[in-house]
Context: one part of a larger RNA
RNA sequence: UGACGGGGACCCGCACAAGCGGUGGAGCAUGUGGUUUAAUUCGAAGCAACGCGAAGAACCUUACCAAGUCUUGACAUCCUCUUGACCGGUCAGUAAUGUGACCUUUUCUUCGGAACAAGAGUGACAGGUGGUGCAUGGUUGUCGUCAGCUCGUGUCGUGAGAUGUUGGGUUAAGUCCCGCAACGAGCGCAACCCCUAUUCUUAGUAGCCAGCAUAUAAGGUGGGCACUCUAGGAAGACUGCCAGGGAUAACCUGGAGGAAGGUGGGGAUGACGUCAAAUCAUCAUGCCCCUUAUGACUUGGGCUACACACGUGCUACAAUGGCGUAAACAAAGUGAAGCGAGAGUGUGAGCUUAAGCAAAUCACAAAAAUAACGUCUCAGUUCGGAUUGUAGUCUGCAACUCGACUACAUGAAGCUGGAAUCGCUAGUAAUCGCGAAUCAGAAAUGUCGCGGUGAAAUACGUUCCCGGGUCU
Numbered sequence: 001u002g003a004c005g006g007g008g009a010c011c012c013g014c015a016c017a018a019g020c021g022g023u024g025g026a027g028c029a030u031g032u033g034g035u036u037u038a039a040u041u042c043g044a045a046g047c048a049a050c051g052c053g054a055a056g057a058a059c060c061u062u063a064c065c066a067a068g069u070c071u072u073g074a075c076a077u078c079c080u081c082u083u084g085a086c087c088g089g090u091c092a093g094u095a096a097u098g099u100g101a102c103c104u105u106u107u108c109u110u111c112g113g114a115a116c117a118a119g120a121g122u123g124a125c126a127g128g129u130g131g132u133g134c135a136u137g138g139u140u141g142u143c144g145u146c147a148g149c150u151c152g153u154g155u156c157g158u159g160a161g162a163u164g165u166u167g168g169g170u171u172a173a174g175u176c177c178c179g180c181a182a183c184g185a186g187c188g189c190a191a192c193c194c195c196u197a198u199u200c201u202u203a204g205u206a207g208c209c210a211g212c213a214u215a216u217a218a219g220g221u222g223g224g225c226a227c228u229c230u231a232g233g234a235a236g237a238c239u240g241c242c243a244g245g246g247a248u249a250a251c252c253u254g255g256a257g258g259a260a261g262g263u264g265g266g267g268a269u270g271a272c273g274u275c276a277a278a279u280c281a282u283c284a285u286g287c288c289c290c291u292u293a294u295g296a297c298u299u300g301g302g303c304u305a306c307a308c309a310c311g312u313g314c315u316a317c318a319a320u321g322g323c324g325u326a327a328a329c330a331a332a333g334u335g336a337a338g339c340g341a342g343a344g345u346g347u348g349a350g351c352u353u354a355a356g357c358a359a360a361u362c363a364c365a366a367a368a369a370u371a372a373c374g375u376c377u378c379a380g381u382u383c384g385g386a387u388u389g390u391a392g393u394c395u396g397c398a399a400c401u402c403g404a405c406u407a408c409a410u411g412a413a414g415c416u417g418g419a420a421u422c423g424c425u426a427g428u429a430a431u432c433g434c435g436a437a438u439c440a441g442a443a444a445u446g447u448c449g450c451g452g453u454g455a456a457a458u459a460c461g462u463u464c465c466c467g468g469g470u471c472u
Stems, first nucleotide, its partner, number of pairs: 007472007015462002019424005026315008034306002042053002064301007073125001077124002079121006088103005106115003127290002130288003136284002138279003141275001143273001148187006154163003167178003193267004198235007207225003212222003238261001241255005317417001321376005327370001333364003338357002342353004383414001388409007430453007
């Protein structure tokens, strides 16, 4: 000077408390450990690994295993020789690749050759998801969106260093005020950026329809741009105003006006550093290692195994419910090798046909919880849906290992979960559906978004648990 203390003082945070809902018990999905295996490829490991890399493992992917093949090579550059092509097609053969045979087939030219391509050869080389993240770059997590971390000059100290940055108040904040041997400055904080909440204005099609006309099946048409909306511009919030408190300060409490009030709400933004944190398998890269193999190709298998253990989720255990009937109200997205209306057909998944739409025009598209009516009457049930059987649909060369979905049948555990433990302070929790990326299809109950219901409940407070900050 730091760090640490079951030392002290002060302060903060869904940290506790007050509440609401879960996990831990059941079934299933998914990841991990372990075990097994020819292989179950590799990485991630307290918080900060475990629905993580993987925004999608039937082949491919794929890195693993078995078998069969290749050796200047699947890919790049250079050299020598030969050929005229390359591409494409046919046949033989194979599990497939490899392999063999045949057919077809260039341009320019100063006729020397050149361009391009293939084959052969030679070696330089290629290649490596082989090792080392404790050799590295880059990127990322974490403390933590915590309020801190420093510098110049001056001053103090023999010096390490101190001061500033401490103190009194205040703040979400080293935020601001006051004081002070300090005076200033930088990186952070805040603001500047985006979305959202209000209004005005400009514009009016593909959006909208108040009034008028026409049509009635529809804003369908004429017409209009008022309104909704869309997307450009502008205004608006600044403790600006008032009262009280405070040190006449910073600021705090209350009020007015206002769509919004004291950071309005949300996002992006992550200081100096810490963890030899993570990643050599995104990529790049030093060194080491392999070079007829640790490289390359192909078929099949595996990554999907299963006495078990853990994490994260979904569905439930029911009446605030299940089922049936006929009604209502979103937002945000996506669409051409696509979205697919309508019609026909099938119990259904779907199929056939096919309109429209590169989309504020058409389509996906039905929102679902909700409300109304009916039924069930507390049961392992009209709860719950695992598992299994049969028959099918779709994608795709191909659903056996190992896809999703449909119909009928089957109808397991489960009656609210021990110790323990997690999330959340408002349009939040809880609950209800909708969409997208990846993607042929899909193991998505995941992830990332969107809206509906919801003025949900509760917060006395800081003694205690955890983490953090300041002084000592």
The prediction has a mean pLDDT of 82. The part of an RNA shown here (small-subunit ribosomal RNA, 3' major domain) has 472 nucleotides and comes from an uncultured bacterium. The RNAcentral record of the full RNA draws on ENA, Greengenes and SILVA.